The prediction has a mean pLDDT of 81. Transfer RNA from a Candidatus Omnitrophota bacterium, 71 nucleotides, folded computationally. NCBI's taxonomy places the organism under Bacteria, Pseudomonadati, Candidatus Omnitrophota. Rfam family: tRNA. By type it is a transfer RNA. Gene Ontology term of the family: triplet codon-amino acid adaptor activity.
[in-house]
RNA sequence: GCGGGGGUAGCACAGUGGUAGUGCAGUAGCCUUCCAAGCUACCUACGUGGGUUCGAUUCCCAUCUCCCGCU
Repeated sequence: GCGGGGGUAGCACAGUGGUAGUGCAGUAGCCUUCCAAGCUACCUACGUGGGUUCGAUUCCCAUCUCCCGCU
């Protein structure tokens, strides 16, 4: 230099155009003699900038960063 893949919550991951979810973790409550377990609720997120579209995490372009391969 070229090609490919990834970036979504504190962590690990889903989500192929129409309200952004799950598990663990955290907080509060219920339950329990107490703890653990269990149940309920809450908390927190689409790397950045443009474009297409009525509507973008999703499609397109650029860019940043991480990984893999080629040279």